Background
RNAcentral holds the sequence, with entries from ENA and SILVA. Small-subunit ribosomal RNA from an uncultured bacterium, 1512 nucleotides, folded computationally. The coordinates come from a structure-prediction model, not an experiment, and the mean pLDDT is 83. Its Rfam family is "Bacterial small subunit ribosomal RNA". Gene Ontology terms of the family: structural constituent of ribosome and ribosome.
RNA sequence: AGAGUUUGAUCCUGGCUCAGGAUGAACGCUAGCGGCAGGCUUAAUACAUGCAAGUCGAGGGGCAUCAAGGUACGCGAAAGUGUAUUGUUGGCGACCGGCGGACGGGUGAGUAAUAGGUAGGUAACCUACCUCAUACUGAGGCAUAGCUGGGAGAAAUUCCAGGUAAUUCCUCAUGAGGUUAUAUGACACAUGUGAUAUAAUCAAAGGUAUCGCAAGGUACUGGUAUGAGAUGGGCUUACUGACCAUUAGCUAGUUGGUGAGAUAAGAGCUCACCAAGGCGAAGAUGGUUAGGGGUUUUGAGAGAGAGAUCCCCCACAUUGGAACUGAGAUACGGUCCAGACUCCUACGGGAGGCAGCAGUAGGGAAUAUUGGGCAAUGGGCGGAAGCCUGACCCAGCCAUGCCGCGUGAAGGAAGACGGCCUUAUGGGUUGUAAACUUCUUUACUAUGCGACUAACUAGAUUUACGAGAUAAUUCUAUAGAAUGUAGCAUAGCAAAAAGCACCGGCUAACUCCGUGCCAGCAGCCGCGGUAACACGUAGGGGGCGAGCGUUGUCCGGAAUUACUGGGCGUAAAGGGCGUGUAGGCGGCCGAUCAAGUCAGGUGUGAAAAAUCAGGGCUUAACCCUGAUCGUGCACUUGAAACUGGUUGGCUUGAGUGCAGGAGAGGAAAGUGGAAUUCCCAGUGUAGCGGUGAAAUGGGUAGAUAUUGGGAGGAACACCAGUGGCGAAGGCGACUUUCUGGACUGCAACUGACGCUGAAGGCGCGAAAGCUAGGGGAGCAAACAGGAUUAGAUACCCUGGUAGUCCUAGCCGUAAAGGAUGGGUACUAGGUGUAGGGGGUUUAGAUGCCCUCUGUGCCGCAGUUAACACAUUAAGUACCCCGCCUGGGGAGUACGGCCGCAAGGCUGAAACUCAAAGGAAUUGACGGGGGCCCGCACAAGCGGUGGAGCAUGUGGUUUAAUUCGAAGCAACGCGAAGAACCUUACCAAGGCUUGACAUAUAUCCGGCGGUUUAGGAAACUAAACUUUCUCUUCGGAGACGGAUAUACAGGUGGUGCAUGGUUGUCGUCAGCUCGUGUCGUGAGAUGUUGGGUUAAGUCCCGCAACGAGCGCAACCCCUGUUGCUAGUUGCCAUCAUUAAGUUGGGCACUCUAGCGAGACUGCCGGUGACAAACCGGAGGAAGGUGGGGACGACGUCAAAUCCUCAUGCCCCUUAUGUCUUGGGCUACACACGUGCUACAAUGGCCGGCACAACGGGUAGCGAAGGGGUGACCCGGAGCCAAUCCCUUAAAACCGGUCUCAGUUCGGAUUGCAGGCUGCAAUUCGCCUGCAUGAAGCCGGAAUCGCUAGUAAUCGCGGAUCAGCACGCCGCGGUGAAUACGUUCCCGGGCCUUGUACACACCGCCCGUCACACCACGAAAGUUGGCAACACCCGAAGCCGGUGGGCUAACCGCAAGGAGGCAGCCGUCGAAGGUGGGGCCAAUGAUUGGGGUGAAGUCGUAACAAGGUAACCG
Repeated sequence: AGAGUUUGAUCCUGGCUCAGGAUGAACGCUAGCGGCAGGCUUAAUACAUGCAAGUCGAGGGGCAUCAAGGUACGCGAAAGUGUAUUGUUGGCGACCGGCGGACGGGUGAGUAAUAGGUAGGUAACCUACCUCAUACUGAGGCAUAGCUGGGAGAAAUUCCAGGUAAUUCCUCAUGAGGUUAUAUGACACAUGUGAUAUAAUCAAAGGUAUCGCAAGGUACUGGUAUGAGAUGGGCUUACUGACCAUUAGCUAGUUGGUGAGAUAAGAGCUCACCAAGGCGAAGAUGGUUAGGGGUUUUGAGAGAGAGAUCCCCCACAUUGGAACUGAGAUACGGUCCAGACUCCUACGGGAGGCAGCAGUAGGGAAUAUUGGGCAAUGGGCGGAAGCCUGACCCAGCCAUGCCGCGUGAAGGAAGACGGCCUUAUGGGUUGUAAACUUCUUUACUAUGCGACUAACUAGAUUUACGAGAUAAUUCUAUAGAAUGUAGCAUAGCAAAAAGCACCGGCUAACUCCGUGCCAGCAGCCGCGGUAACACGUAGGGGGCGAGCGUUGUCCGGAAUUACUGGGCGUAAAGGGCGUGUAGGCGGCCGAUCAAGUCAGGUGUGAAAAAUCAGGGCUUAACCCUGAUCGUGCACUUGAAACUGGUUGGCUUGAGUGCAGGAGAGGAAAGUGGAAUUCCCAGUGUAGCGGUGAAAUGGGUAGAUAUUGGGAGGAACACCAGUGGCGAAGGCGACUUUCUGGACUGCAACUGACGCUGAAGGCGCGAAAGCUAGGGGAGCAAACAGGAUUAGAUACCCUGGUAGUCCUAGCCGUAAAGGAUGGGUACUAGGUGUAGGGGGUUUAGAUGCCCUCUGUGCCGCAGUUAACACAUUAAGUACCCCGCCUGGGGAGUACGGCCGCAAGGCUGAAACUCAAAGGAAUUGACGGGGGCCCGCACAAGCGGUGGAGCAUGUGGUUUAAUUCGAAGCAACGCGAAGAACCUUACCAAGGCUUGACAUAUAUCCGGCGGUUUAGGAAACUAAACUUUCUCUUCGGAGACGGAUAUACAGGUGGUGCAUGGUUGUCGUCAGCUCGUGUCGUGAGAUGUUGGGUUAAGUCCCGCAACGAGCGCAACCCCUGUUGCUAGUUGCCAUCAUUAAGUUGGGCACUCUAGCGAGACUGCCGGUGACAAACCGGAGGAAGGUGGGGACGACGUCAAAUCCUCAUGCCCCUUAUGUCUUGGGCUACACACGUGCUACAAUGGCCGGCACAACGGGUAGCGAAGGGGUGACCCGGAGCCAAUCCCUUAAAACCGGUCUCAGUUCGGAUUGCAGGCUGCAAUUCGCCUGCAUGAAGCCGGAAUCGCUAGUAAUCGCGGAUCAGCACGCCGCGGUGAAUACGUUCCCGGGCCUUGUACACACCGCCCGUCACACCACGAAAGUUGGCAACACCCGAAGCCGGUGGGCUAACCGCAAGGAGGCAGCCGUCGAAGGUGGGGCCAAUGAUUGGGGUGAAGUCGUAACAAGGUAACCG
C1' cells in the first nucleotide's frame, strides 16, 4: 500500500466482498510447563447454609459465666484438695452510655439532566474525628435500662410494680468569646466586610496512673466555648457530549414582583397578594435509547466504535412512599407504612430481603471455591495490648488473554523399508528424515540446603536548638497465610510432551484415486452433468504453533457522509418559476474599540494509563522512578494587519431623473376576411365517400358537384426568420384604451441603499381533470358500427358524447428539459442575426469601422469517464440556496397537511439481488439508409410437384429389418455395385491363449495331401500316404499341435477428450501484421475518401509508411501457328490393289515434344495530364479468350472413433471368434432424387451418313456358322495410334399411322427361354410370345440454365462372377432471352439505431396458475406505558386542639412553663372508577410486493421493434 466482482473487450460511476488489528467472548479439534492478568456481557430473576461491623471495663451499674486470690468449714502430717462465700484481681454474656454501622464492598435498574466532564462562584453555607490558638472544666438535681417480683403470648415480643449507676438527662453559676438588636464612624459598594460601645442571650464530664495518712498535687486522656486550618460536602453559573420533526407548539407555581415561612444555606423551595408573563426551527414539548468521565479499540491523522478489569463521580439496595437518629443518611447487612413473593404458626399472629464473599436453582452460546489468613496494606473501636474486617493478601478452577520455555543437538546415503506419483521396472518424492553413533538435561524424578516479603508495636537506651512533644539511633522480646514455596546443589534417564486449519483466483502452497449438477463446497467471483489442482480420502506442499480454525461484534481498508477529503448536462442528484422575511455573505478612504484573531505569562487539566529515558524480577509480559503528553478551559498582560462594533467621508455597485427607439409582454372593449359545417333556393343526375383493398355511412324523398343567399362557432394562411417579448408556464388577424419590464444615450440626484433566500410565508403556473352557468362550427377520449386478424376490447374507416371555447372558482402537476439554480469578476478569436448609439464616406442611397444589449453557429487554452462544454462555460475563483449516497421493494405503506373529488406534498421499513447504471469500442442484427455484385429477381428455355416404375429416407413392422448422415451444407449420401461372401444385425450350433501378432517354458511330431463316418456347416473322430534345412549324428532350427502364462481381439461407448480427412459460407474479396501516429483505454489509423475493376484490381488523395495470407499470374486441357519427329498414323504427287492393300513419300491430317502468339501493345474519344472505360484497326484469339486444378483469417463443439490412427471407459467360456440359415430387398403410408411417358417437332418400318473419350490376358474376343432373340458354337488377332470392344444415336431419305387412351404409353402378370455363379425361392440381369395398368402436360409451391450453354442424342469407363434409370467422363445436333436492379434470396463496402454479444432462432413485459417469504389494511381481541379527572387514603412530617396524662425548671401552695399520647386538618404511596392518548402483540378475510431450471395467454419495449418511444 491494495485486490476480486457489472462488459465480447474498455474507461467511469457505484455497491458487495477480502487481506489487517482488537475482544470480559463462545464453539470445534488438540493440549507439556511456568509467570502476569482476567473470569454472569443473559434474569436489577428467586435464594437453602455459613460468614461479610463492630469495639471500648481507662464511662456505668454490675457478675449470667471463666480463671486467680482472700475468708470460713471439712479431709490431710504436709504438699494439696473439696464445699460454701467474697466483685478483691484478671476478665466478662446481656444491659445503660460513647464512637463507628453515611466508610469499605456490590450493581448499573433508573436517569438525556436535581446526573457527568471542564472552568468558575459561594460576601448565600455546613463539616464528627484530626491540627493550631485562646478561655474554661464550678454547684446541684430528676430519672431509667439491666436486675427482682408479678402478668399476657405458640412465638416474635410485651405489660405492671419495686428499686439503682454513669462521660445518660436536666437546672443554676461564670462568659475570654460567639449570636441578636441598637448607635458611631472606616473600607467596599447590589445585597456587605471588619472595628468600637451598650443591652439581651449561649458552655462543660469525667476517667486512669502515680505521690500523699488525708486534704490535695502531678502526668496522661477526655469534656465545653470561641477563632483559624485541613479534610469532606451542600448550593449555584457558563460551556459541553445520543437519536427521531412521520414529536411544533409547550407552560398555571407556570414567569416575575412584594411580604412571610422553611433550610446549614440562595431560590416559587412553600404560602398569601399583585402583574401576565416564560420556553421554542440556534429545535421547546413529546417519544426512543442510555449511567457519565479518566480511559480503551482502531486509524497516518481527523475521526468512528466501546465505557469489562483499575481510578473518579452519580444512582440504586425486593417494589413504592416516609421520616427518625446523627457532624453527615432520607441509611445495602437501621426504623415505620403499603404492594408482590417466600417462610413459621397453637390461625390469634409473626419473620425475611446475597445488585457483600462463597454457594444453589433458573435463564443462557457462556463466566470459577460453600478454600486459607489477618503475616502485609488499609479501615473501625480502644491509652494500649488487642478485638473485628469475604476490604485486602494468598491459594484453588478455566489455554480466557498476554509473555516466556520445552517437546532435543551434532554426525549419519545402501539416498534403506514402506507410502505416493510416473513416460513402467527405470525414475522421482517423502529424505538426513528414520535406523545407527556421539552429546546435552531446560523440564521431570529422588535427596539435601533454603529465602525476600518484617516495617510496625511493646519495654529499655542514646542524641539535637531547649523542658516536653516529635523525629532519628541502638538493644531485647514477639511476629509468615502463601510455604519447606521461589531459588540453589548432587544424581539418573532422550527419556512422558504436536497439533490445527489451508493448497481455483484474491492468497503462500499440486498430484493420484473415488464421485458424476449426485454427494457436497462456498468470504466474493464461483466449483460439481465421467479425465474436478474448487466435493471426499490419500500422498506431497506452503502457514501458524500449545495452540489452530470457525462464529459474533468493533475500527480499518471505505475519499462509501468527503472538516481534513466527494459530487449534481447524460451515471444517484438543480426546487416548474418568481417575490421577498429571518439568516448567511458583502465596494473604496480614514478614525476609534478590542468581541473574533495572534503573542507572552499564571492557574488548572487527580492518580493510573500512553510516549521517551532509566531501573527491578535469569528474559519478556509485569512492576517501579523521572520526564513528556493531556491538542482543553479559566484568569491576566499586550498587538491592531484582517473580520466585527461605533463613527466620518467617497462614487465605481445599486437606484432615481431627463431624452429616445424596438417588441406575438399582460388585461379589456370592438372590428375583419378566408375556410369547414348547417339551413334556404337554383342548375343537374347516379353515383358519392372511404381504403392497402373493402365495408359500415350518406344518396332517386335528388346526394356528391356547382351557383346565389343566410346562420353560427372556433382558429387567425401568406408575412414567418435556430426572428421578437416574457420570471417561468407561455404569447401570432386588425383597431382603441389601460398597464408591466428590458435596451440605448446623457451624467443632474441619493450615497452601499447590495447579492442570495422552498427554514417558513405570498403569488404565478401547459395540458388533462372538477364545480356552477353559458356556448357548441370543426376536431374528438368514452361508446357504436365496418374492416384487419388465429384473436383485435387496437392501429385503418364511418359516425359520435364529454371535452376543446367563454365567465367565476378549484386543481398545482409535466421529459414544467438547455435533463445545466441565482449573483459577481476574470480568461484567444472568427462568423451570422435582432434592437440601439457613435465615427467616417456619399448630393443622397449606401459602404466601412467602433461600441452596448440580446440570440445562434464554429473554434483555442482549460475542463470532462467519454460524449461534449468552451465570454450565453460544463474554464478560473468567491458568496448564498436546493439536492444526492447501490439496484429492486417505492415515490409505495403508515401518519400528518392540502383538495369537492381525482389526487398532490412530506415520505419509510421488512424482505431480496451482486449487481443496477453512464459514455465510448468492436461485432452482429434491423419489416434503417446509401453504393455494388451474383441465374438473386426480371426476360426466356426446359423441368420437378399429378402418373407408372427405379432409388434413397422417414414411419410402421419384424427374431433382425446392422450402423451412420438431418434445413441450405441428410435423403441415386458413406455404398465405384447386400443372392453366399461382403455383414457390422437376428436365430441356432460350436471354440476359449482364441480367426490374427509377439515372447517364454515343457511335451508331442510332423506339416501337407487323400479317403471314410456323423453333422446344415463349422467341427469332431478314424484310416492311409508322405518327409524340409543344418549336424559334432547326441541333436538343433523352420513348421504344426498340446499345456501354462504374459496377452490377443472388439464395426463396443464417447466426433462434446482427439489427430487426420471432408462439407459449408465462398473463388465471396476479404483477413491481418511491423513501425509510426491518435486515443486514459477497449481500439482507431493503414483497410476510410474520389474514381475504377471480376477482384483490398489499379490510380489519385490522405499520419501514415511498408509487409504478409488471399485476388491475379505461374500449372494442366482447349483454340492459331512454326520447328523437330514420322509408326501402328496420313496419302497431294508416281506406281499398284477389292481395300493406304503394297511400293514410295512425310506436303497435308493426326500424334507429342519444344517454341511463337495477346501486352489495353497501337489509333480515336471520355476521364483529372491518372488508373481505367468506350469505340476501332490488325489478328486464329481482345480486354481474365474458354474450361480445370488451386479455397485466406475464420464460422458452424458442422460430419466422421464404422476408412485409418488415438486418450479414457467398458467386455474377456464374450460386446471376441467360426459356421449354417435368415435379415439389410418387409409395406397402410409420407417425402426427396431420377427414369419412362402422356405423343404427329411424334410412333413404327425400310434405306443410309458422320464421332470422341476410353477399356482389354482369370481379359477384349474377329471372321464364319446356329437361333426370332437373349445367346451359343468357334477361336483368328491383340499386353494394343497395329487386334478386339465398335453397328454410334439423334440427323437425313422413303413409306405408314391421322388425334384415338391410339400402331401413344409401357407398368403389371402368365408362359417359354438365355447368361453369370457352389447356389438366382426369399433376392439378379436379359430374350421371345402373350397381357396392355396409370397417364391426354400436372394445385399450392418449387428447381436448373446466359453459349458450344440450356435442351436433346447416343458412346465409354470405374465398381463388378453376374447385376446401372445411379455416378464419372466423351462427343453429335444445337437454341431463346437479359429492358433493367423496384421487389424476393445470398453476399461485399460505407453509414445509422440498438436495452443484442449463446449476438434477432437475440433480448424482454404483464396478467393468470402453483409454492414459499416478509409487509400493509381489517370487525375486533389482548397486554403495556405515561398522563388526566374523581374517590379512598397507610406510615409520616407539619399545623391546630377542648378535655386527658405528665420526673427535673418556677412557685409555700394552688397552679404555671414545657412535654406526651389522643383527636382534627393540609400534603400524601399503593389501590379503585372513568373517558381519552401512545406503543406492542394477535385477527377470519383481504391487498399489493419479493423469490422460485424447464407451466398458460399474448408481444408491450429494445431496429423506423413492424402504430417512433417517453412524461403528466